Small-subunit ribosomal RNA, 3' major domain from Bacillus pumilus, 475 nucleotides, folded computationally. The RNAcentral record of the full RNA draws on ENA and SILVA. The coordinates come from a structure-prediction model, not an experiment, and the mean pLDDT is 81.

[in-house]
Context: one part of a larger RNA
RNA sequence: UGACGGGGGCCCGCACAAGCGGUGGAGCAUGUGGUUUAAUUCGAAGCAACGCGAAGAACCUUACCAGGUCUUGACAUCCUCUGACAACCCUAGAGAUAGGACUUUCCCUUUUGGGACAAAGUGACAAGUGGUGCAUGGUUGUCGUCAUCUCCUGUCGUGAGAAGAUGGGUUAAUUCCCCCAACAAGCACAACCCUUGAUCUUAUUUGCCGCCAUUCUUUUGGGCGCUCUAAGGUGGCUGCCGGUGACAAACCGGAGGAAGGUGGGGAUGACGACAUAUCAUCAUGCCCCUUAUGACCAGGGCUACACACGUGCUACAAUGGACGAAAGAAAGGGCGGCUACACCACAAGGUUGAUCCAAUCAUCUAAAACAGUUCUCCUUUCUGAUCACAGUCUGCAACUCGACUGCUUGAAGAUGGAAUAACUAGUAAUCACGGAUCAUCAUGCCGCGGUGAAUACUUUCUUGGGCCUUGUACA
Numbered sequence: 001u002g003a004c005g006g007g008g009g010c011c012c013g014c015a016c017a018a019g020c021g022g023u024g025g026a027g028c029a030u031g032u033g034g035u036u037u038a039a040u041u042c043g044a045a046g047c048a049a050c051g052c053g054a055a056g057a058a059c060c061u062u063a064c065c066a067g068g069u070c071u072u073g074a075c076a077u078c079c080u081c082u083g084a085c086a087a088c089c090c091u092a093g094a095g096a097u098a099g100g101a102c103u104u105u106c107c108c109u110u111u112u113g114g115g116a117c118a119a120a121g122u123g124a125c126a127a128g129u130g131g132u133g134c135a136u137g138g139u140u141g142u143c144g145u146c147a148u149c150u151c152c153u154g155u156c157g158u159g160a161g162a163a164g165a166u167g168g169g170u171u172a173a174u175u176c177c178c179c180c181a182a183c184a185a186g187c188a189c190a191a192c193c194c195u196u197g198a199u200c201u202u203a204u205u206u207g208c209c210g211c212c213a214u215u216c217u218u219u220u221g222g223g224c225g226c227u228c229u230a231a232g233g234u235g236g237c238u239g240c241c242g243g244u245g246a247c248a249a250a251c252c253g254g255a256g257g258a259a260g261g262u263g264g265g266g267a268u269g270a271c272g273a274c275a276u277a278u279c280a281u282c283a284u285g286c287c288c289c290u291u292a293u294g295a296c297c298a299g300g301g302c303u304a305c306a307c308a309c310g311u312g313c314u315a316c317a318a319u320g321g322a323c324g325a326a327a328g329a330a331a332g333g334g335c336g337g338c339u340a341c342a343c344c345a346c347a348a349g350g351u352u353g354a355u356c357c358a359a360u361c362a363u364c365u366a367a368a369a370c371a372g373u374u375c376u377c378c379u380u381u382c383u384g385a386u387c388a389c390a391g392u393c394u395g396c397a398a399c400u401c402g403a404c405u406g407c408u409u410g411a412a413g414a415u416g417g418a419a420u421a422a423c424u425a426g427u428a429a430u431c432a433c434g435g436a437u438c439a440u441c442a443u444g445c446c447g448c449g450g451u452g453a454a455u456a457c458u459u460u461c462u463u464g465g466g467c468c469u470u471g472u473a474c475a
Base pairs, nucleotide, nucleotide: 001475002474003472004471005470007469008468009467010466011465012464013463015459019423022420023419026314027313028312029311030310031309032308033307034305035304042053043052064300065299067297068296069295070294073125077124078123079121080120082118083117089100090099091098092097106115107114108113128288130287131286132285136283137282138278139277141274142273143272149186150185153182155162156161167178168177169176193266194265195264196263198234199233200232201231202230203229207224208223209222212221213220237260240254241253242252243251244250316416320378321377322376324374325373333365334364342351343350344349382413389406390405391404392403393402429451430450431449433447434446435445
C1' cells in the first nucleotide's frame, strides 16, 4: 500500500420489510445429469451452465455409429500430356460408383501461342468440427451503469509511498459548493443520439369526414376544418415565488404548465479482476494424423429411459365452462410469396385464382383481434394426458421421427412440505396479435398492443455494493 475481520461509523439497491401473482405437488413440452447404446457428436457447470451455442436434428444439416467405397484426393496453386466441356440415354448397384452408347469440335490471337472447362499422370502439397481457450488474436459473460480509475508540475517522506481524491455540506453520481500544500488535467458520470409525452408551421394521397348531396358500404361527387402521417421548429432550465441552509452548493413546498427537478424508456459499460467462456463462427503458434484423425455414399443415431434437477405450458374450475350476437388495437410480413370473393368438404383442407405488393414512403392481402359486453344453458357438461380408427398438408420420403383435423377414449389433478425466484406504474397480473429461423414443424425467443392493480411504516435484521476509520502472526 492492499486484502481480510462472526471490528466501528455513514450511505445506497425489489436487499429486507409491506404487498401481489408464482415455482416447489399433477400431466405434458423442453434442456441437463445419470443410465443405456454400435452411436446416443461436441461445447456450456454456483451466482454469471441447464427453452444455453441451436433464429427451427425425418434426408440434408451432422461433426457420431456400423457398412460400402476413394487415395494428389470433395476444395487450392504449380508442371506434363490429351481433349472443348456439358447435357440426354442404356445396364449393374442401396447409392457413391463401374461399364457402355449417342452427340459435339469452345473463346482470343501477332498463327508462335494464350484463356476457360474436363480427363489422365507426377510429386510439391491439399484436407482435419483432431489436441491445447493454461501459448494467442478477435469476440464475450459477471462484478456493474457500481462511481470509480489515473496522470503532469509543485510539496512531504531516507524509501516503499502520501497528498491532490481527506474534512464540512450536498447529489443518482469524485455531482456540485466551501475549506485546505496543493494547482491543473484525462477515462468513466452527466450532456450530445434514438424513441415516447404537448403544441406550432408546411404538406393532403393511398389517409381523414365537421359540413352538402348521394349511398348497403366515404360508395361516388365535394373538402383538407379534424384525426393520422412525416419533415422542420417551440417547449423544462431549479427559469419564477416562499422557506431551510453557511450569504454557497443544494433541499422542501408552491405557482404556471401537456410535462418538474435525470419527465418515462432505450442505446451507451471506465481502470481492472475472475488463467470467465469460445481453437466447433473466424483467424492463429506449437503438437498430432496423412491408403487416414482426410473425402464420398445410402442406412441408423443426436428423439433411447428404473430415475434426479432446472426452465416453461395446461389445469385443478362459477371471478368458471359451452352455443350464439353486436364492438373496438398496435406493430411487423408478403413475387418460388400473402391470397380475397365464389364453389366443394362436419373439419384440417381442396378447386379456380382476380386485384395488389418490385428494397423505404397508409392503396391489395393473411385479418377473425382476444380477454371485455350481452342472451341462454350448466353440477362435473371441470381438466385434456393417453389410446384406437378415419383423414388432411408439406416434402424424393412422415416406420424409427413431423404438424394438423374429425370421431372415440377420458389418466393424474381438490391450489401444492421444507424451501425459493420475479416485480414499485401503464409496472405486476391477465389477454390475444406479429416476426426471425423456416418445404413442413414454437408451450421457446424477439417484438406489439388491449384490460389493468396492491403496497413501500422503516433500515433492527438478511444479502450485495460504495466511502472513511481501526486491528492483523496474510500478500